[in-house]
C1' cells in the first nucleotide's frame, strides 16, 4: 500500500499479483463474516414462456440466538 470474503461504508479475517479460503466468536437458518444502508444471490407467493429441465416479469421476507 493492494487485493479478496456479493454491492457502498466501518469492523473482523485472508493472500501478495493471485481471487480463492478448512479464516473471518459459538450455534443455528436456503439465507451468502459481523454492523448500518442497500436488496444482487437467496427463500415465498402470483403471472406468462416453456414443457421431467429451465428462464422471465411483479410482488413480499431480507437468517436467528447467546456471548
Nucleotide at each position: 500500500a493492494c487485493u479478496c470474503g456479493a454491492c457502498u461504508g466501518a469492523g473482523c479475517g485472508a493472500g501478495u499479483a493471485u481471487a480463492a479460503a478448512c479464516a473471518g466468536g459459538c450455534a443455528u437458518c436456503a439465507g451468502g463474516c459481523c454492523c448500518a444502508g442497500a436488496g444482487c444471490g437467496u427463500c415465498c407467493g402470483c403471472c406468462g414462456a416453456a414443457c421431467u429441465a429451465u428462464c422471465g416479469g411483479c410482488g413480499g421476507g431480507g437468517u436467528u440466538g447467546c456471548a
The RNA shown here (Pistol ribozyme) has 67 nucleotides.
Its Rfam family is "Pistol ribozyme". Its family is annotated with catalytic activity in the Gene Ontology.
The coordinates come from a structure-prediction model, not an experiment, and the mean pLDDT is 87.
Of the family's consensus pairs, 100% are formed in the model.